Transfer RNA from a marine sediment metagenome, 72 nucleotides, folded computationally. Rfam family: tRNA. Rfam describes the family as follows. Transfer RNA (tRNA) molecules are approximately 80 nucleotides in length. Their secondary structure includes four short double-helical elements and three loops (D, anti-codon, and T loops). Further hydrogen bonds mediate the characteristic L-shaped molecular structure. tRNAs have two regions of fundamental functional importance: the anti-codon, which is responsible for specific mRNA codon recognition, and the 3' end, to which the tRNAs corresponding amino acid is attached (by aminoacyl-tRNA synthetases). tRNAs cope with the degeneracy of the genetic code in two manners: having more than one tRNA (with a specific anti-codon) for a particular amino acid; and 'wobble' base-pairing, i.e. permitting non-standard base-pairing at the 3rd anti-codon position. Model confidence (mean pLDDT): 83 of 100.
RNA sequence: GGUCCUGUGGUUCAGUGGUAGAACGCUUCCUUGACGUGGAAGAGGUCCGCGGUUCAAUUCCGCGCAGGACCA
Numbered sequence: 001g002g003u004c005c006u007g008u009g010g011u012u013c014a015g016u017g018g019u020a021g022a023a024c025g026c027u028u029c030c031u032u033g034a035c036g037u038g039g040a041a042g043a044g045g046u047c048c049g050c051g052g053u054u055c056a057a058u059u060c061c062g063c064g065c066a067g068g069a070c071c072a
Stems, first nucleotide, its partner, number of pairs: 001071007010024004018055001026042005048064005
């Protein structure tokens, strides 16, 4: 330098056009002799950025940024 893949709560990941979900973690409460286990409730993400397409974009397209793989 070229080609391809990935980017979504703190972490790991779903979500392939129509109001963003799960697990773990975190907070509060119940349970307990007990900070554990178990149960219940809750907070937390304008989906990497900027444009484009569309009535509508996390999703499709372009450029950029970051990370990764391969080739040279």